[in-house]
A computed fold for a 366-nucleotide RNA from an uncultured Alphaproteobacteria bacterium, annotated as Bacterial RNase P class A. The model forms 93% of the base pairs in the Rfam consensus. Its mean pLDDT, the model's own confidence on a scale to 100, is 75. It matches the Rfam family "Bacterial RNase P class A". By type it is a ribozyme.

RNA sequence: UUGAAAGAUUGGAUGACCGCUUGUGCGCUUUUGCGUAUGAGAGGAAAGUCCGGGCUUCAUGGAAAUACGGCGCCGGGUAACGCCCGGGCAGGUGUUAAAGCCUGACAGAAAGUGCAGCAGAGAGUAUACCGCCUUCGCGUUGAGGGUAAGGGUGAAAGGGUGCGGUAAGAGCGCACCGCGCAUUUGGUAACAAAUGUGGCAUGGUAAACCUCGCCGGAAGCAAGACCAAAUAGGAAUCACGUAUGGCGUAUUUCCGCGCUGUGGUUCGGGUAGGUCGCUAGAGCGGUUCGGUAAUGUUCCGCGCAGAUGAAUGGUCAUCGCUUGCGCAAGCAAGUACAAAACCCGGCUUAUAGAUCUUUUGAUUAU
Repeated sequence: UUGAAAGAUUGGAUGACCGCUUGUGCGCUUUUGCGUAUGAGAGGAAAGUCCGGGCUUCAUGGAAAUACGGCGCCGGGUAACGCCCGGGCAGGUGUUAAAGCCUGACAGAAAGUGCAGCAGAGAGUAUACCGCCUUCGCGUUGAGGGUAAGGGUGAAAGGGUGCGGUAAGAGCGCACCGCGCAUUUGGUAACAAAUGUGGCAUGGUAAACCUCGCCGGAAGCAAGACCAAAUAGGAAUCACGUAUGGCGUAUUUCCGCGCUGUGGUUCGGGUAGGUCGCUAGAGCGGUUCGGUAAUGUUCCGCGCAGAUGAAUGGUCAUCGCUUGCGCAAGCAAGUACAAAACCCGGCUUAUAGAUCUUUUGAUUAU
C1' cells in the first nucleotide's frame, strides 16, 4: 500500500418559517372543546411472528398418567428460553508443523423395526467374478481342492502399516497405531494422559420410526374491566342426560369446591358509542467492586410517543459524507434498510456509507 475474517459504534447536522399529535400548569366553557405557557414526539432492526416471559381470563384448586410439542456433550448466567458465556470433543480451512478462524440437528445402533436404487460373487452371524497356489488331465484350458493378501464393482466390501511365516495366503504370529476391558493420575465435569491386558470387528443410518432423560395447562390486548344505549331472557328441531347424573378451556382417573342441564343445526332481532387497560419498565446512561466472560453488585444522573382510519411533517438556506470530472478553484450526481399500536429478553432476515478494535495473507522500503 492492498486483501480476508471476527467484533463494536454510528447511520446525517444547524437555522428560519409554516403545519400536526400529545403530557403538565393556568384561564374560559354545561359538555364536546377553546386560549395561553412550557416539555416531548417512529428503530437497530419498530420487520418475521420463530422462542421465552410479564400481564389478563378460564374461581380447574391439588395430584398422577396419557396424548401432543420442544430440548439433548460439560459447567456457569438469566425472570425464563430452543438464548448468552466459558470449556471439551468432532469436522472444515490453514500451516513444514502449529496458532488463529469457521461449523456442529454433539443422548442411544448390543431393545426392536425400517432404509441403502443400480452395479457387484457378495451389503450384515455377507462372499469367490478375475487372480494366486496346488492335484489330475490336456496341445489344449477343462474338473477338483485351498485362499481372501492383489484386482474389479460400488457411497460403503468386515481394522491400518510393516516384518516373519506359508504351497499360496490370512492377526496365523510379532512390532507400532487403532478398538474393547481394568487400574492410576489431572480436572467440579465433559474429557485427557499413562500403565497393564485381550487378537479383537454383529459395519452405516435415528433433521427414519423408535428408546431414554428433562421441560411444557389453554387462549390471548381483537386478552379483559367498567359506563351508556338498545332488543326478543326469541322461535323451531335433533342428540345425550336428568341429582347415584351433567357442566366448569387437550383427554382420563382420584380428592375438593361451585352451578343445576349440556351440546349441535336452522331462522330471526339488538349492539358499529365512550372510558380504562396504555406506558416508571426484569427501564436507560455513566460508574465502584468481584468475575476469563456472560452477568451480578455499589453510587450518581435522566424522565425519553401513547395515536385509534391512525400524528411524529413540509418549504428554504448553509454545512457533512460518498462518487465522477478538473492542475486547482470548483461543477454535477447521490446519500442505505426502513415506520411505534400492551410491554420486555432473545434469535433470524434486510442494510449505501463512515469510524474504531483484534487476528492474519500478499507486496514494497528501511